[in-house]
Molecule: c-di-GMP-I riboswitch aptamer
Organism: Desulfocucumis palustris
Formats: sequence, C1' cells, structure tokens
RNA sequence: AAGAAAAAAAGGCAAACUCGUCGAAAGACGGGGACGCAAAGCCAUGGGUCUAAGGCUUGUUUUAUGCUAUGACUGCCAGGUUGCUGUG
Repeated sequence: AAGAAAAAAAGGCAAACUCGUCGAAAGACGGGGACGCAAAGCCAUGGGUCUAAGGCUUGUUUUAUGCUAUGACUGCCAGGUUGCUGUG
C1' cells in the first nucleotide's frame, strides 16, 4: 500500500418505550433507557420510504376529496468519503 472481518480487549453509538422542547405533520434535539450496530461516523448523490403546511384539483363552497416536497428518514439499499481494533 492492497485485500479481508472469526474471536477477544479498549473505547464508541443507541432501537422500542418514556419525560421535556421545537414542528402542520413526518420527524428533530436534550434527559432517562438498551433492541441492536465494525462504520448505527459524515454526505440526501441514485433508488426507496414517510409526511402534506403551502400550492393545485374536485366539491354540496365546508372542518371534506385527490395530487404535489420546497419538509423529513443514512438504524431501508447502493454510491462517495474519513476512521478504531486486529488474525493473516
């Protein structure tokens, strides 16, 4: 430098649930809490998923219907990038 991840150690992250705050919602952040994670570090680039305030549409003109991301999710899958340990 390249390839690869069986076990162990150190250190790390933290699902559900719950409390508080923010948000129209999805969801986010903080405290508690651990189901799990070798990138469960980072980047919404491609696919996928969630929401629909606003906008558009239909309507009996309404508190209703449908569509839509400019809102989100990387702990859904790829891709990019950085990196701990360590057999060999």